[in-house]
RNA sequence: CGAACGCUGGCGGCGCGCUUAACACAUGCAAGUCGUACGGUCUAUCGGACUUCGGUCCGGUGGGCAGUGGCGGACGGGUGCGUAACACGUGAGCGACCUGCCGAGGUGUGGGGGACAACCGGUGGAAACGCCGGCUAAUACCGCAUGAUGCCUUUUUCCUGCAUGGGAGAAUGGCCAAAGGUGCUGCAAGGCACUGCGCUUCGAGGGGCUCGCGGGGUAUCAGGUAGUUGGUGGGGUAAUGGCCCACCAAGCCGACGACGCCUAGCUGAUCUGAGAGGAUGAUCAGCCACAUUGGGACUGAGAUACGGCCCAGACUCCUACGGGAGGCAGCAGUGGGGAAUCUUGCGCAAUGGUCGAAAGACUGACGCAGCGACGCCGCGUGGGGGAGGAAGGUCUUCGGAUCGUAAACCCCUGUCACCGGGGAAGAAAUCCAGCGGGGAGGAAAUGCCUUGCUGGUUGACGGUACCCGGGGAGGAAGCACCGGCUAACUCUGUGCCAGCAGCCGCGGUAAUACAGAGGGUGCGAGCGUUGUUCGGAAUUACUGGGCGUAAAGCGCGCGCAGGCGGCUCUUUAAGUCUAUGGGUGAAAGACCGGGGCUCAACCCCGUGUCAGCCCGGGAUACUGGGGAGCUAGGGACAUGUAGGGGCGAGCGGAAUUCCGGGUGUAGCGGUGGAAUGCGUAGAGAUCCGGAAGAACACCGGGGGCGAAGGCGGCUCGCUGGGCAUGGUCCGACGCUGAGGCGCGAAAGCGUGGGGAGCGAACAGGAUUAGAUACCCUGGUAGUCCACGCCGUAAACGAUGGGCACUAGAGGCGGGGGGGAUCGGCCCCUUCCGUCUCGCAGCUAACGCGUUAAGUGCCCCGCCUGGGGAGUACGGCCGCAAGGCUGAAACUCAAAGGAAUUGACGGGGGCCCGCACAAGCGGUGGAGCAUGUGGUUUAAUUCGAAGCAACGCGAAGAACCUUACCUAGGCUUGACAUGCUAGAGAAACCUCCCCGAAACGGGAGGCCUCCUUCGGGACUCUAGCACAGGUGCUGCAUGGCUGUCGUCAGCUCGUGUCGUGAGAUGUUGGGUUAAGUCCCGCAACGAGCGCAACCCCCGUCUGCUGUUGCUAACGCGUAAAGGCGAGGACUCUGCAGAGACCGCCGGCGACAAGCCGGAGGAGGGUGGGGACGACGUCAAGUCAUCAUGGUCCUUACGCCUAGGGCUACACACGUGCUACAAUGGCCAGGACAAACCGCUGCAAGACCGCGAGGUGGAGCGAAUCGGAAAAACCUGGUCUAAGUUCGGAUUGCAGUCUGCAACUCGACUGCAUGAAGCUGGAAUCGCUAGUAAUCGUGGGUCAGCUACACCACGGUGAAUACGUUCCCGGGCCUUGUACACACCGCCCGUCACGCCAUGGGAGUCGGGAGCGCCCGAAGUCCGUGACCUAACCCGCAAGGGAAGGAGCGGCCGAAGGCGAGCCCGGUGACUGGGGCGAAGUCGUAACAAGGUAG
Repeated sequence: CGAACGCUGGCGGCGCGCUUAACACAUGCAAGUCGUACGGUCUAUCGGACUUCGGUCCGGUGGGCAGUGGCGGACGGGUGCGUAACACGUGAGCGACCUGCCGAGGUGUGGGGGACAACCGGUGGAAACGCCGGCUAAUACCGCAUGAUGCCUUUUUCCUGCAUGGGAGAAUGGCCAAAGGUGCUGCAAGGCACUGCGCUUCGAGGGGCUCGCGGGGUAUCAGGUAGUUGGUGGGGUAAUGGCCCACCAAGCCGACGACGCCUAGCUGAUCUGAGAGGAUGAUCAGCCACAUUGGGACUGAGAUACGGCCCAGACUCCUACGGGAGGCAGCAGUGGGGAAUCUUGCGCAAUGGUCGAAAGACUGACGCAGCGACGCCGCGUGGGGGAGGAAGGUCUUCGGAUCGUAAACCCCUGUCACCGGGGAAGAAAUCCAGCGGGGAGGAAAUGCCUUGCUGGUUGACGGUACCCGGGGAGGAAGCACCGGCUAACUCUGUGCCAGCAGCCGCGGUAAUACAGAGGGUGCGAGCGUUGUUCGGAAUUACUGGGCGUAAAGCGCGCGCAGGCGGCUCUUUAAGUCUAUGGGUGAAAGACCGGGGCUCAACCCCGUGUCAGCCCGGGAUACUGGGGAGCUAGGGACAUGUAGGGGCGAGCGGAAUUCCGGGUGUAGCGGUGGAAUGCGUAGAGAUCCGGAAGAACACCGGGGGCGAAGGCGGCUCGCUGGGCAUGGUCCGACGCUGAGGCGCGAAAGCGUGGGGAGCGAACAGGAUUAGAUACCCUGGUAGUCCACGCCGUAAACGAUGGGCACUAGAGGCGGGGGGGAUCGGCCCCUUCCGUCUCGCAGCUAACGCGUUAAGUGCCCCGCCUGGGGAGUACGGCCGCAAGGCUGAAACUCAAAGGAAUUGACGGGGGCCCGCACAAGCGGUGGAGCAUGUGGUUUAAUUCGAAGCAACGCGAAGAACCUUACCUAGGCUUGACAUGCUAGAGAAACCUCCCCGAAACGGGAGGCCUCCUUCGGGACUCUAGCACAGGUGCUGCAUGGCUGUCGUCAGCUCGUGUCGUGAGAUGUUGGGUUAAGUCCCGCAACGAGCGCAACCCCCGUCUGCUGUUGCUAACGCGUAAAGGCGAGGACUCUGCAGAGACCGCCGGCGACAAGCCGGAGGAGGGUGGGGACGACGUCAAGUCAUCAUGGUCCUUACGCCUAGGGCUACACACGUGCUACAAUGGCCAGGACAAACCGCUGCAAGACCGCGAGGUGGAGCGAAUCGGAAAAACCUGGUCUAAGUUCGGAUUGCAGUCUGCAACUCGACUGCAUGAAGCUGGAAUCGCUAGUAAUCGUGGGUCAGCUACACCACGGUGAAUACGUUCCCGGGCCUUGUACACACCGCCCGUCACGCCAUGGGAGUCGGGAGCGCCCGAAGUCCGUGACCUAACCCGCAAGGGAAGGAGCGGCCGAAGGCGAGCCCGGUGACUGGGGCGAAGUCGUAACAAGGUAG
């Protein structure tokens, strides 16, 4: 908001109600009226007459019916088709006009005539409707008379105006009219009154025509026009006019948008907005247009007529098939269309209209009622009290919170609705009756006119509004929302499902976003949704925007139109201004003031306003017009001057290639490396000669010139422009510039030349997964010239042109002046050009900054989200290629600019790290061990997954462990707490039965403690709360841990800079292992990290001395610290000292520090450890523990037995042992550290080949034991062999642990003796007591699959030039299209699905125009032998006049034919485009993106 849809709905008032099909309409109604214009007919009644008593006739009064006649049907009511137009609005004009009814004035209304309806008779037709004959009236029709100031003609006088003209007067000639009716009076004739009629003048209101200005889109419509433009003459009209016609002329309109196409009724106003503006044109009002579609006239004052006529078309209906009838865009109503829009109501009571003298009639105008929450406004659904904060719902941290004073309950009120009663205003008139007053005319009137009072009559709405009473809280609340925007939060369900969504976005197991609920928020008889308009949007910018990089400066110039324009004087007054005068600006609306409905909505009254337009008056600063002048803009002139400015001609040398010749021999060439290619027919190289074409090294420069493109050897000719100086002349002559015209790199095109080098295409060779590329060898167009096209570009300063103004500094080019000098160099200054830096200012920032992107003015061009797309269609240009102009559908929520912080780079710089290199030893090959993957299985429980999972959780899986599988069992449970009931003195111990055990059943023994005696502790049984879960989620978590990384970083406060993100500090110069320190610095400080403080080792000192030690003394032994003793040494342990670049020299900024030296046990952090910043990886762990949520509850819990975790065709990781002689074996001999031991370590001794057994001293351990260390040393042997290497595998026999070694233990002995002879690609560790190598111990543990892990000592190397490269890291810098951050981003083809769209043989429909044909109705013209009452002639017949039918002609709608144009639908096929979680191929772009783009 004229709305619609969803949910809901108590009352009233006032409004509004087919926006779509101007689609089709059944039915009823919507325009009639007048008897005081006229004739008739029917009827009622009265009077009279007649009567055959049925009735008939005459007269009067009233009513009905059709007809003649008059007025009205041109208003009122509807709709918005058409119309872009004088249709509308506004303001003017008509000297070019009309006007019924109405008002005012003047005047007339005399005398005749002939008809036609009705009606009657006849007749046609189905009907509609006629036809023929006859009678008749009028306010119908026709002559005649009279007649003007009226009209026409001629002549003339005066006044006047904006032209054509207007007004007044006089004279002459000519022309034109009418109608009655009613009342009163009267015997009548007549008279009077009212009314009607004719002529005429004026008015009012209404209309017609003309003009200025204003209000849509499209230029992908640019030219339009033949009655077209004008003239003369005519026709026509109320009237002007090309409105129409004949003739003549050739004009007229158009970029200030003609013509065409699309859309549209216009306005007052309405909505919005601060305004300017934008949008709209429902209701109400004004104007216009239309009335089924198209055409036409008639009548009339008025129509080209919604409810009239004629014709044509379509449609519907009737029909007897011959022919007829119809037009709701009037009111209601129906169908249809549609998201959608009402009753086939009442009444003329009011207002208004037509007719009438009036009464009155008619009136779907109108007044009311009905329906619809469609809108606006008002009211109600109750008010006060009421906490046990009830019940119930919801949530909960289980305490409670909340709905909530809400309810109940108590006390009130009474609007609306309901019932009962009363009950308006809207009504005043007209008219009638009564009583009065007044008046004109007239002979007069009881008539007529006018007026006062009284009374009477009239209400659809409606017994309505309103008032009173009654009962009684009784009948009356919903809708949307609650993630942010935006006011309002929790639970449950769901699990990227279902769904939500205006934008951003929610949903993948804890969703305030879905759905439901509780609660809340907002509005409230409504609330939401959808659509539309304005606003916000300064996002079309007039007010009020922009164009270097975001979209946007035409590639550059010349220039017509246009726009803008220097100084002075004068004039004009167009613009402009004005407290100036007048006109207009309808009403309603809006604003303000007031009033009426109880308020409001609504309605009424009043005032003013508004801008605009028109006509006057005034002003003259500015702009414009006219005139006169000026010189500062501009131009001309003179003299100089620099220059790759342009065009033409000629000339020159170097180089390249080719050709000829000489010398000369095997290669040349080319690349990352090669090959193709060239060369023994002599290349390449080298020398000489010749030919040809193209380009001009050095000079050469951020240098010059040109408008731009662009211009480079030298000379000459022709020619354009600039600059400086002079200040002679012209006197605004200027600036810009839509269209237009010209110029315009490269490539390309045409014709003809030319062709050395280079070189698209092409060929070959390489590269590669491929390589239609990058590289190489060749090579055609082309590149060059002439002439003609093309007209583009990152044609860039991504910056249009002109003028003026606004700090400076420096460089370069050109000219002038001055100083100084002999002169040059040099210095100062001025103008022009050019480059760098920079103040103010500007800018989003970057940056610009007198060469502006600053400050102003003028003109032009251009922009308005990305993609689609510079595409399509159309037009113009072009030989073509293509160019210029240039959309839409559809689609996205962005696309972009500048800057910031990171991250990244096959960017740069600096620097670290066993990172590479240097070196030593390994792994990868073998066998075995172990872990993992995979596979298998009833189960092979689970986790760990690049580094940073894989000898990891496991520092001990035969049972147990154990979480897995199979089977058998238990159910308050193996375990915790509490309660109820019962039992018991228990607990406990022993035994029996079933059974694999668990479990189930049973027997016996024993008989505790406390007690205020009730009972309690404890146990069992039944039951209730609950337990339990290694079930799930490490992406809900805590804690702990790994990793980058022991890397040197990560931050903060204050200050400063920046619009901001942020920067600075932390960057820089040095230095360090280090953000370690020093210096510098818009920073100054600080924190977490680094370092140090802690522990171990290395030297010394002090203390301590047993179980350790033993120098001296003593005892003692075969020997022995065995003993006494000692406190020296070693050692144990504790406490300290010591090392700090402290000292010296050098280097360095005199600093920090570095290098070297002395001293010292140790030297520049001495070695090792502990210690891990801000953070990263949703890293790891719910199976260590804890824990939210969730799931299971006679099982996903618990118990038991057995099995499995030990499987094995394979694959990988980590190890062990080896492959041997630096070795194996045998024999002998030597030296540690650390650690462990009482359900333990176990000596000596004995047995066994051995594992081990027997046995048990000693030792809770510096005392005893494990315990032997091994490599090593000495000697021997083996002799290069699958071996005396190697020990896998297997057989037999054993030992030990354990309830138990089958699945599945270790060890021993004998036997067996496999693979393996140093390990491909690749890959790991280590920089010193390190690697390598050797053994020793420990934890776990009954035992052990330990070759693992953790620790300990013994022996004990090599190498590091160096930082190019690989990996990781730090700092600075650079680029970036990356930011889940390069494991990033991203492009194009192809394949699939969907969508819109271009082309398209055609095909279908629509629109407008053109030519021709046909030609209805009808006007007009002609004719009119036929027809014709009124007038004329005539006695008449007849004739005339006048008119008509008919016919002919012009025009002419629909229709037909024809050729085209435009628009739309559709179309096999076809073109590209867009979109679409996980398709294919490649890798083009972004980092030097790996060939810069």
Molecule: small-subunit ribosomal RNA
Organism: uncultured bacterium